[in-house]
Molecule: transfer RNA
Organism: Roseburia intestinalis
RNA sequence: GGCCCGUUGGUCAAGCGGUUAAGACGCCGCCCUCUCACGGCGGAAACAGGGGUUCGAUUCCCCUACGAGCUAC
Numbered sequence: 001g002g003c004c005c006g007u008u009g010g011u012c013a014a015g016c017g018g019u020u021a022a023g024a025c026g027c028c029g030c031c032c033u034c035u036c037a038c039g040g041c042g043g044a045a046a047c048a049g050g051g052g053u054u055c056g057a058u059u060c061c062c063c064u065a066c067g068a069g070c071u072a073c
Stems, first nucleotide, its partner, number of pairs: 001071003005067003010025003018055001027043005048064005
């Protein structure tokens, strides 16, 4: 350089054209407890950036960035 895969809350991770973007851990608050832990309830927090297609894009296409793999000189 070429080919291919990936990028979603703090971390892990599901989703796949119309969802309130699920879940786990973590964090915060309340309850429980003499206190802590455990447990219960609730809350905040995410679609890498840009462009295109579409009535509608996290999802499809292109480019860029970053990461992983294979391959060539």